[in-house]
RNA sequence: AGAGUUUGAUCCUAGCUCAGGGUGAAUGCUGGCGGCGUGGAUGAGGCAUGCAAGUCGAAUGGGUUUAGACCCAUGGCAGACGAGGUAGGAACACGUAGGUACGUACCGUAGAGUCGGGGAUAACCUGGAGAAAUUCAGGAUAAUACUCGAUAGUCCCUUAGGGGUAAAGAUUUAUCGCUCUAUGAACGGCCUGCGGUCUAUCAGCUUGAUGGUAAGGUAACGGCUUACCAUGGCUACGACGGAUAGGGGAGGUGAGAGCCUGACCCCCACCGAUGGAACUGAGACACGGUCCAUACUCCUACGGGAGGCCGCAGUCGAGAAUCUUCCGCAAUGGACGAAAGUCUGACGGAGCGACGCCGCGUGGUGGAUGAAGCCCUUAGGGGCGUAAACACCUUUUAUGAGUGAAGAAGUUUAUUGACAUUAACUCAUGAAUAAGGGGCUCCCAAUUCUGUGCCAGCAGGAGCGGUAAUACAGAAGCCUCAAGCAUUACCCGGAUUUACUGGGCGUAAAGGGUGCGUAGGUGGUGUGAUUAGUCGGAUGUUAAACCCUGGGGCUCAACCUCAGGCUCGCAUUCGAAACGGUCACACUAGAAGAUGUGAGAGGUAAGCAGAACUCUCGGUGUAGGGGUGGAAUCCGUUGAUAUCGAGGGGAAUACCAAAUGCGAAGGCAGCUUACUGGCACAUUCUUGACACUGAGGCACGAAAGCGUGGGUAGCGAACGGGAUUAGAUACCCCGGUAGUCCACGCCCUAAACGCUGUCUGCUAGCUAUUGGAAGUAUCGACCCUUUCAGUGGCGUAGGUAACCCGUUAAGCAGACCGCCUGGGUAGUACGAGCGCAAGCUUAAAACUCAAAGGAAUAGACGGGGGCUCGCACAAGCGGUGGAUCACGUGGCUUAAUUCGUCACUAAGCGAAGAACCUUACCGAGGCUAGAAAUUAUGCUGCACGCUUCCCGAAAGGGAAGAAGCUUUCGAAGGUGCAUAACAGGUGAUGCAUGGCCGUCGUCAGUUCGUGUCUCGAGAUGUUCCCUUAAGUGGGGAAACGAACGCAACCCUCGUUGUGUGUUACAAGUGUCACACGAGACUGCUCCCUCACGGGAGAGGAAGGUGAGGAUGACGCCAGGUCAGCAUGUCCCUAGACGCCUCGGGCUGCACACAUGAUACAAUGGGACGCACAGUGAGACGCAAUGGAGUAAUCCGGAGCAAAUCUUCAAAACGUCCCCCAGUUCGGAUUGAGGGCUGCAACUCGCCCUCAUGAAGUCGGAAUCGCUAGUAAUCGUAGAUCAGCAACGCUACGGUGAAUACGUUCCCGUGCCUUGUACUCACCGCCCGUCAAGUCAGGGGAGUCGGGAGUGCCCGAAGUUCGUGUUUAACACGACCUACGGUAAGCUCGAUAACAAGGACUAAGUCGUAACGAGGCA
Repeated sequence: AGAGUUUGAUCCUAGCUCAGGGUGAAUGCUGGCGGCGUGGAUGAGGCAUGCAAGUCGAAUGGGUUUAGACCCAUGGCAGACGAGGUAGGAACACGUAGGUACGUACCGUAGAGUCGGGGAUAACCUGGAGAAAUUCAGGAUAAUACUCGAUAGUCCCUUAGGGGUAAAGAUUUAUCGCUCUAUGAACGGCCUGCGGUCUAUCAGCUUGAUGGUAAGGUAACGGCUUACCAUGGCUACGACGGAUAGGGGAGGUGAGAGCCUGACCCCCACCGAUGGAACUGAGACACGGUCCAUACUCCUACGGGAGGCCGCAGUCGAGAAUCUUCCGCAAUGGACGAAAGUCUGACGGAGCGACGCCGCGUGGUGGAUGAAGCCCUUAGGGGCGUAAACACCUUUUAUGAGUGAAGAAGUUUAUUGACAUUAACUCAUGAAUAAGGGGCUCCCAAUUCUGUGCCAGCAGGAGCGGUAAUACAGAAGCCUCAAGCAUUACCCGGAUUUACUGGGCGUAAAGGGUGCGUAGGUGGUGUGAUUAGUCGGAUGUUAAACCCUGGGGCUCAACCUCAGGCUCGCAUUCGAAACGGUCACACUAGAAGAUGUGAGAGGUAAGCAGAACUCUCGGUGUAGGGGUGGAAUCCGUUGAUAUCGAGGGGAAUACCAAAUGCGAAGGCAGCUUACUGGCACAUUCUUGACACUGAGGCACGAAAGCGUGGGUAGCGAACGGGAUUAGAUACCCCGGUAGUCCACGCCCUAAACGCUGUCUGCUAGCUAUUGGAAGUAUCGACCCUUUCAGUGGCGUAGGUAACCCGUUAAGCAGACCGCCUGGGUAGUACGAGCGCAAGCUUAAAACUCAAAGGAAUAGACGGGGGCUCGCACAAGCGGUGGAUCACGUGGCUUAAUUCGUCACUAAGCGAAGAACCUUACCGAGGCUAGAAAUUAUGCUGCACGCUUCCCGAAAGGGAAGAAGCUUUCGAAGGUGCAUAACAGGUGAUGCAUGGCCGUCGUCAGUUCGUGUCUCGAGAUGUUCCCUUAAGUGGGGAAACGAACGCAACCCUCGUUGUGUGUUACAAGUGUCACACGAGACUGCUCCCUCACGGGAGAGGAAGGUGAGGAUGACGCCAGGUCAGCAUGUCCCUAGACGCCUCGGGCUGCACACAUGAUACAAUGGGACGCACAGUGAGACGCAAUGGAGUAAUCCGGAGCAAAUCUUCAAAACGUCCCCCAGUUCGGAUUGAGGGCUGCAACUCGCCCUCAUGAAGUCGGAAUCGCUAGUAAUCGUAGAUCAGCAACGCUACGGUGAAUACGUUCCCGUGCCUUGUACUCACCGCCCGUCAAGUCAGGGGAGUCGGGAGUGCCCGAAGUUCGUGUUUAACACGACCUACGGUAAGCUCGAUAACAAGGACUAAGUCGUAACGAGGCA
């Protein structure tokens, strides 16, 4: 000191969270020792038991006793201290600084006095009552108890003469006492200034209240109390009320300012079961005293009594939670006493608790074969790890033994220690007695394996987990702290996130709708005076402890102690006079006034005007009009619309008109008049700071709305109808009521916006415009220049998160006001004020989320825009979709119908050949180190194998037989068998992968380096203009270059030259083939052009890329393929998911789809005749001539490993028939007979012949291909292959068209731009009702409880007063009053049927509101 978290990324704003420190803590895991501290925070709840306040015989009487002595009582002092607690109290309670109308036992100092009398009473004795507590009567007695008199320097009263007021002795010679007076010390009483909580959703409070006079009362002032008189007193600087709370020294944190706290220790206050009261006393309205009342508890003989742990221990309860019913008065302190001494749960100690702080230890040194074990591994190794073992050493601590303090001082001696078998010291034994907790994705130091599989779980935040989890669980390792470590709760910090130090308000939260103005705040220039602000000095105080610094003492430290510092503040006093205040005088730059001029939709009222609209009447006129995307409702033959004339009505004012003007804002627009507010300029004449802002307050305040009364043409919520639609309570159309208009009265809100408060000063300009003035010019006006006031645009510096603002600031400063502090809940609830109502103003919380948001960036998208391409559309030609068949797919079926592929980018696809094989599927039968591979070990010497026989469908199994390894002589190689490592898998995952491929797309794009711009993401370059098929080229330009793509280089075809060559051919020669060349480059002419280039033309075989091919950028689709291959991980492995075999299946058929073939005929079919190709293939082959057969084919075999041999066309063309029909079209289907391949054509091949002769007559919605040697049409060949289901695919040639105006539309692509709430990127995002569940809050008929008061009733004890008598400590009465009762309210809370809203919850319903022009902004 910061970090994480909103986004695809960025900057900002803003909240949430974390790292630090702390605690009287608690909880979890763990736990060796010592020292010093600390420990009932909750129920001020209840308490058993013991102890906590007594003492004095030197004040006195008595009782008992052998005596020491003890006990009872009177009396004195103490008991008002000490100890405890924090309930109440917002107050002179506390703190601080002052004051005085006061008091004081004990103590100090000083002075004076202490004389003479008297009567009682307790204990005790006798008797009585009672369970007890207790008590009554009689009798005797003492005192430092009580009382009378004397004296009186003092004190009090006074008529100033005078009157009144004290004492106590004890004991023996020395003191202690007693009384009075003065004074001191210390302690208290009372009064005052100032200071420190929240709340205005508490705004008015008060009747002894404020003051006076008199009296009473008190130690003392005082409404403290009473009577009378007056009517005051407090309050926005917060009275009164409510809530909460002991205050301070101080403690925690923080850089500080602050914020939070008030344990332990110290000071003060208050309290003592609750409420009230007085007595005694120096002092109390009294914790361990009294009286009364109340509640509770206890005793009881039922008649009555007793009690108060918030003292020390201890107990119950409640609670997350807090100790021993210990020792001692040895020390310190207190009470009493002359003293000894007694008492002291104050105190000194010990005990319990890791509750905290501090210190120490759990060993040290050496020790590698880096042991074993565990973990990881790329299988080589690595880690735990010098760690252990082992060797040597030490003994803090623990244990045992011994020695052994200080704390001790009295009064000279003497005696006296709870702690304490203490601390400390010495010795002994022996590494011996002693380590855990949390964490390891990032923040945040530290990682691997296994298990799990959105499960179980983790989590402070972000977030992990859906089969390769460094985030869950376990293990190993590592990190960190350590007798502790984590968690939870709370406080401060970080948080400049309430901003005094030290924030903001155009768009993020935030400027009041606007003005006038009260209080308040602030305030121009000069001089003089003054000094409660301000500044400085001195003095007093600010207790001690705490804190800081420096010393000292416990071995150190914590702890204790000494000295110094600090102590913001307050008070008194002295001084200063700059600033501020106040007073006085003056000034004119602020402000206001005067005079003159001027502009204006500024306001109010009245009158008038024309256009349009509508209604009424009349004329003309006839079938429509109106309305829409298209229609319909609607109006019209009872005459509309249209048109002409006349009249009525209401509302609004075209043009001028503008970026204009005026007004405080809202707002204001025809013209005229009247009344009226404000403003600007000029003159510099007057006043002389008169100013600025402005909480409350007052006034104004669009539209809509409300009340009363008018008015109503047009428009037009609601409403009715017509359409649209899946629906359409909408958008569109036809109507239409309130309203809109006027007058008066309310309402008081708006995106009331410049989303920008008012005022003042300062800080570049340019330009436009409105109003005024001056100068210049002119005859005058215009023009031009300057200037003041407004209204706009651009822009410098500067500011800003950016956008943008920029003399009209959002710049630089000042004054004052208003407002903000995460989103939602919510501008809502409750309360209050206002309102006729609607509603407005003020204004929360519980709960919930980790975001919500601003600006800008790159994309993607848009039923946004612009430009451009593409057989994209259009123009054409031919098809598909209908039929039959073939083939593929889905579905169905099945033992199996193996698998994959699914919009474009699956479906004649993998498959360029499923009868067996293939084959992965099914059934059955078999094999098990395996059908094939590598290695090791052992055995084998008959290698393997072959032949025959048996079982069997085969595989396989069994039996018999024959022959019988190589060799360098090493069992070296090889074979078989056995064993062990292993093999094998078309099993899963294409979402773990490689490779390959499809697609956008042969579209023109995609990037980089350096530079520059930006806070940054990013931009620029690559945008712009011209051009191109092209990011092709050129120009310009903060860019300059470059890369991958484009093009070119490569192949084929087209023209030609040269060379060579097999073959053809009789040869020369030419065709052909190969190789090397030539040729085309917008080169030439004209036009356009800056250039690049474009258009036309010539020549040429070919012309503007000549045609075609190969070639596929960055990337996209988790696209396809684990079944072509390879490959990680997982799974199977003997009744196998491996391997072999036979048979079946992949060909199964109500159906649907895709791709094709053949047709439906005459541009045709049939028959006959007759021409013309090219690419290819061929030895397990192609096969000629010839022969047989109707044919398939067969016999046969010349030739050919090929320019040599073989295979070689059809359409076309010519002639004839058919004559529009289910046909001489069409050929499916079926029957019969044949041929071929092959172990084998049943499931399940192809071909031939004869016969049979189905559907089909050109195909609905829709849809496909093609721009030239193309489409269409005609055949040919090849791969695979024994054969073939090929009508498929790949090639080849023959014949050979039509059309393109053009880019509006459909689809797709590219570039620029715009909007965006999208980025999984529109197949996006997202809203509301309803349905389900959970939660909190508000309302709520009521019900219950608490609190503070008020009126009235009752009225204990007690003080005071009065009366009475039997003179008493008595009785009665009066005033006041606690408790209690009663009545009506106030306030806070609990609970509640019910109804409403809110929040939340992977996959519910209905729609589509918002984000793009979001499809109606």

The RNA shown here (small-subunit ribosomal RNA) has 1417 nucleotides and comes from a metagenome. Rfam family: Bacterial small subunit ribosomal RNA. Gene Ontology terms of the family: structural constituent of ribosome and ribosome. The coordinates come from a structure-prediction model, not an experiment, and the mean pLDDT is 84.